[in-house]
RNA sequence: AAGCCGAAAGGGCCAUCCGCCAAGCGAAAGCUGCGGAGCGCAAAGCCGUCGACCUACACGCCGCACGGCGCAUGGUCGAGACGGUUGCCGAA
Numbered sequence: 001a002a003g004c005c006g007a008a009a010g011g012g013c014c015a016u017c018c019g020c021c022a023a024g025c026g027a028a029a030g031c032u033g034c035g036g037a038g039c040g041c042a043a044a045g046c047c048g049u050c051g052a053c054c055u056a057c058a059c060g061c062c063g064c065a066c067g068g069c070g071c072a073u074g075g076u077c078g079a080g081a082c083g084g085u086u087g088c089c090g091a092a
C1' cells in the first nucleotide's frame, strides 16, 4: 500500500405507544401522511423462493333459515430461512 473485519460519530431505517382527521382504499385482514416519545437494526434497502401467522369478498359443501365449515389469488412478519442485487463512515 492492498485486502478482510466493522467500534464510534453523523446521517438513515424503524418495533411499540401517543397525538393530528378518524380522512381515504379494502369484504376483511390490513395499508397510506405528518409530528412527538422510543425498542432496536450495518442492510431492519430492494427483488425472488420457501415458511409461519391473519383475514375469507368470490367460490365449494352443509343447512328451512339465521348461519356454519373449508379455502388465498388478499395481507402481515421476514426483527423466520435462503439466494440475488445496491449501499454511508472506516477507529482498534
Stems, first nucleotide, its partner, number of pairs: 012041002016037005023032003045085006051077004059070004
Notes:
The RNA shown here (c-di-GMP-I riboswitch aptamer) has 92 nucleotides and comes from uncultured Pyrinomonas sp. The coordinates come from a structure-prediction model, not an experiment, and the mean pLDDT is 78.